[in-house]
RNA sequence: AGAUGUCUUCAGGGCAGGGUGAAAAUCCCGAUCGGCGGUACAGUCCGCGACCCGCGCUUCCGCGCGGCUGACCCGGUGGAACUCCGGGACCGACAGUGACGUGCUUUCCUCGGUGCACGAAGUCUGGAUGGAAGAAGAUGUGU
Numbered sequence: 001a002g003a004u005g006u007c008u009u010c011a012g013g014g015c016a017g018g019g020u021g022a023a024a025a026u027c028c029c030g031a032u033c034g035g036c037g038g039u040a041c042a043g044u045c046c047g048c049g050a051c052c053c054g055c056g057c058u059u060c061c062g063c064g065c066g067g068c069u070g071a072c073c074c075g076g077u078g079g080a081a082c083u084c085c086g087g088g089a090c091c092g093a094c095a096g097u098g099a100c101g102u103g104c105u106u107u108c109c110u111c112g113g114u115g116c117a118c119g120a121a122g123u124c125u126g127g128a129u130g131g132a133a134g135a136a137g138a139u140g141u142g143u
Stems, first nucleotide, its partner, number of pairs: 001143001003141008017029003031123002033092002035048004043090002052067006072088005094126003100119005108113002
């Protein structure tokens, strides 16, 4: 230096201010956030993890395999950048709540309510004092 075993620790951020209102971090204006590895420094490239779904295994805890998995352009510098600089955009699992939206409404009042159905938060609540891509370290065994 490289290979490999065991163990330890760590491993996700974010609505300020304002509007309406009885009530909004959910509507509107605006603000704000960005896991891990690779690569010229990346939320938007390639790959991975998380969430969700299916199948199999398992007494349980769970494990394995498969699937699903959002979003970027222009100009500049440079040998090299969808990564830097300048400018303008865009995206965000599942469940809950939700004053918003859409549809229906001979239930009732009445032409808009009411009622019903469906949809609706990256930032709130929850699974999560979880798990994990991985990072660092300790120690052992080969080369």